A computed fold for a 73-nucleotide RNA from Elasticomyces elasticus, annotated as transfer RNA. Model confidence (mean pLDDT): 80 of 100. Rfam family: tRNA. The RNAcentral record of the sequence draws on ENA. The organism belongs to Elasticomyces, within Eukaryota.

């Protein structure tokens, strides 16, 4: 330099181009216990990297750029 990949709440993770973006850990609140812990039972947290473009509609496609990773040289 090239070629591929990856990027979604704190963390991790699903998402055929069309409902209010999925689920687990966390973290609050209630129940429950003398208390914690466990269980239940609830809510709060997302400019979906970042601009841009196609669409009648983008987490999804396309271009660029970032920033991690694998490989080639």
């Nucleotide at each position: 330099a090239g070629u591929c990949g990856a990027u979604u709440g704190g963390c991790c993770u699903a998402g055929c181009g069309g409902u209010u973006a999925u689920g687990g850990c966390g973290u609050c609140u209630g129940u429950c216990u003398u208390a914690c812990a466990c269980a239940c039972a609830g809510a709060a947290g997302g400019u979906c990297g970042u601009g841009a473009g196609u669409u009648c509609a983008a987490u999804c496609c396309u271009c660029a750029c970032a920033u991690c990773g694998a490989c080639u040289a």